[in-house]
Context: one part of a larger RNA
RNA sequence: AGACGGGGACCCGCACAAGUGUUGGAGCAUGUGGUUUAAUUCGAAAAUACGCGAAGAACCUUACCUAGGCUUGAUAUCCCAAGAACCCUUCAGAGAUGAGAGAGUGCUAGUUUACUAGAACUUGGUGACAGGUGCUGCACGGCCGUCGUCAGCUCGUGUCGUGAGAUGUUGGGUUAAGUCCCGCAACGAGCGCAACCCCUGUUGUUAGUUACUAACAGUUCGGCUGAGAACUCUAACAAGACUGCCUUCGCAAGGAGGAGGAAGGUGGGGACGACGUCAAGUCAUCAUGGCCCUUAUGCCUAGGGCGACACACGUGCUACAAUGGGGUGUACAGUUUGAUGCAAUACCGCGAGGUGGAGCAAAUCACCAAAACAUCUCUCAGUUCGGAUUGGAGUCUGCAACUCGACUCCAUGAAGCUGGAAUCACUAGUAAUCGUGGAUCAGCCAUGCCACGGUGAAUACGUUCCCGGGUCUUGUACU
Numbered sequence: 001a002g003a004c005g006g007g008g009a010c011c012c013g014c015a016c017a018a019g020u021g022u023u024g025g026a027g028c029a030u031g032u033g034g035u036u037u038a039a040u041u042c043g044a045a046a047a048u049a050c051g052c053g054a055a056g057a058a059c060c061u062u063a064c065c066u067a068g069g070c071u072u073g074a075u076a077u078c079c080c081a082a083g084a085a086c087c088c089u090u091c092a093g094a095g096a097u098g099a100g101a102g103a104g105u106g107c108u109a110g111u112u113u114a115c116u117a118g119a120a121c122u123u124g125g126u127g128a129c130a131g132g133u134g135c136u137g138c139a140c141g142g143c144c145g146u147c148g149u150c151a152g153c154u155c156g157u158g159u160c161g162u163g164a165g166a167u168g169u170u171g172g173g174u175u176a177a178g179u180c181c182c183g184c185a186a187c188g189a190g191c192g193c194a195a196c197c198c199c200u201g202u203u204g205u206u207a208g209u210u211a212c213u214a215a216c217a218g219u220u221c222g223g224c225u226g227a228g229a230a231c232u233c234u235a236a237c238a239a240g241a242c243u244g245c246c247u248u249c250g251c252a253a254g255g256a257g258g259a260g261g262a263a264g265g266u267g268g269g270g271a272c273g274a275c276g277u278c279a280a281g282u283c284a285u286c287a288u289g290g291c292c293c294u295u296a297u298g299c300c301u302a303g304g305g306c307g308a309c310a311c312a313c314g315u316g317c318u319a320c321a322a323u324g325g326g327g328u329g330u331a332c333a334g335u336u337u338g339a340u341g342c343a344a345u346a347c348c349g350c351g352a353g354g355u356g357g358a359g360c361a362a363a364u365c366a367c368c369a370a371a372a373c374a375u376c377u378c379u380c381a382g383u384u385c386g387g388a389u390u391g392g393a394g395u396c397u398g399c400a401a402c403u404c405g406a407c408u409c410c411a412u413g414a415a416g417c418u419g420g421a422a423u424c425a426c427u428a429g430u431a432a433u434c435g436u437g438g439a440u441c442a443g444c445c446a447u448g449c450c451a452c453g454g455u456g457a458a459u460a461c462g463u464u465c466c467c468g469g470g471u472c473u474u475g476u477a478c479u
């Protein structure tokens, strides 16, 4: 100087407390461990692995296994020989592949043509080489998790100390903040904080189609038409908030209250992550040193596996019901997406869906039905709760749904009556609850993830205690 303390002082955080709803019990989904297996490819491991890489495992993907094959190779550069390329087709085979058959000559340059050379492409040969999701993340780059959006981490000069170092950065206040003020052997500065950026909340100006409709007129009663530029909205530019004003406390910084205001003291949210820590993670995104394989640890193909199942754990979904289930009627969103696409009206089917195809590269058309809400019924039961499981019949995608897809209909109708010890999230348009859209994607195992809106709470006395962190100080047999 640090680190640590079941030392001290001060302070903060959904850290506790005060509340609300979960998980832990059940069934299922999903990830992991274990076990099994020919293979169940690999990685991730307290917090910071476990709905994680994977924003899509039937084939492909795919890295694994079994079997069948190839050896300059699926791919690149160079050399030699031949042929343009391309296209069509038969047989064998699980396919890779093997054996044939047909057709066909172009482009550029030299040149009258023939012919020669070249570019691109194909086939064969030769070796230099290719190739490796093989190993090492404890050789590395890049990227990234975490402490932590915590308020810290340092430097120059000066001064002090023999020196390591200290000072500044400590102290008194204040702040979300090393934020600012005052003081001070320090004076300044840098990286962080804040601000500058984006979204959102108010208003104005400009603009008025594909959006809108107050007044007027028409009307098939639909902003539908004429029309309008008010309103909503759209999207560019501005304004607006600064403790600016008032009162009060204070030397100041600042604090408390108030006014005005759409908004008040960082308005709400996002992006943004200092010096560093964990030899944290990733050689399987990519890149890369070294090592290793080279008729195989490379490459192609078919089938299988990644989906197994006594069991254990994590994360979720659905429930156990009446604040509910079912039937009927009916109202109100926002974000998006659409051409190998979204698909209306209509017709067929109980339905998944099918036929057909208006319109739309979309403020125009479509996906689109929002659902929780309201009324009627059921009357406390393992039930009209719950929907697992299983049988049958189908639909769709796709070469192909056996292993191993989703969905529909009929039947079946399991566990489950609110969950031990323990444990998690959340402070406001939040929790809870209700639906909607998107990426990936032929389809989908999505109950996941990312976004969107509807309805919309309770509680915070407080900092004694648990956890994590910050500042100062103290002790130390630790570095």
Base pairs, nucleotide, nucleotide: 001479002478003476004475005474007473008472009471010470011469012468013467015463016462019426020425021424023422026318027317028316029315030314031313032312033311034309035308042053043052064304065303066302067301068300069299070298073129077128078127079125080124081123082122083121087102089100090099091098092097107118108117109116110115131293132292134291135290136289141286142282143281145278147276152191153190154189155188156187157186158167159166160165171182172181173180197270198269199268200267202239203238204237205236206235207234208233212228213227216226217225218224242264245258246257247256248255249254307445320419324378325377326376327375328374337366338365341360342359346355347354348353385416390411391410392409393408394407395406396405432455433454434453435452436451437450438449
Small-subunit ribosomal RNA, 3' major domain from an uncultured prokaryote, 479 nucleotides, folded computationally.
The prediction has a mean pLDDT of 83.